[in-house]
c-di-GMP-I riboswitch aptamer from Oceanobacillus limi, 86 nucleotides, folded computationally. The source organism's lineage runs through Bacteria, Bacillati, Bacillota, Bacilli and Oceanobacillus. The model forms 95% of the base pairs in the Rfam consensus. Rfam family: c-di-GMP-I riboswitch aptamer. From the family's description: GEMM was predicted in a large-scale screen for bacterial structured RNA regulatory elements. It was read from a public genome assembly, where an Rfam model found it.
RNA sequence: CUAUAAUGAUGGCAAACUACUUGAAAAGGUAGGACGCAAAGCUAUGGGUCUAAGGUCUAGUUGACUAUGAUCGCCUGGUUGCCAAG
Numbered sequence: 001c002u003a004u005a006a007u008g009a010u011g012g013c014a015a016a017c018u019a020c021u022u023g024a025a026a027a028g029g030u031a032g033g034a035c036g037c038a039a040a041g042c043u044a045u046g047g048g049u050c051u052a053a054g055g056u057c058u059a060g061u062u063g064a065c066u067a068u069g070a071u072c073g074c075c076u077g078g079u080u081g082c083c084a085a086g
Base pairs, nucleotide, nucleotide: 001086002085012037013036017032018031019030020029021028022027035073041079042078043077046075047074048071049070050069054066055065056064057063
């Protein structure tokens, strides 16, 4: 420097679910718990998906649209890191 196949080692993270909690919701946080993950570390760059408080329209009770909200364990970009091998 490569971040590529296999084999190992030290370890790491933590799905569903449960309890408490934040939030309008999606979803998040803490604790337990492990489905899995070589970046399942960070980042909302570009997309996708989810929600619709507020706003707009509409039938003044209904419904539709909309992200400034969320998702990195959906993809992608950027960036950082462990051991071995070359």